Molecule: c-di-GMP-I riboswitch aptamer
Organism: Desulfobacterales bacterium
């Protein structure tokens, strides 16, 4: 360059739950806390699920990236 997990190293993130905040709400955010993740890094393009109002049944705005698929992008052995 390209691949890319059987074993390792040097690491990483950070569920559930609590504590303060923020939001009508799904939920986010600091902080403790480890269920567990080889992309559990990063993007709402397609679906799904939750919300909120509105409509007589189409759709509109929101939330999840640890609910899939997709795209970028990355550490290291070994070939």
């Nucleotide at each position: 360059u390209u691949u890319g997990u059987c074993a390792a190293a040097g690491g990483g993130c950070a569920a559930a739950c609590c504590u303060c905040u923020c939001g009508u709400g799904a939920g986010g955010g600091c902080g403790g806390g480890g269920c567990g993740c080889a992309a559990a890094g990063c993007c709402u393009c397609c679906g799904g699920u939750c919300c909120g109002g509105c409509u007589u049944a189409g759709g509109c705005g929101g939330a999840c990236a640890g609910c899939g698929g997709g795209g970028c992008u990355g550490c290291g052995a070994g070939a």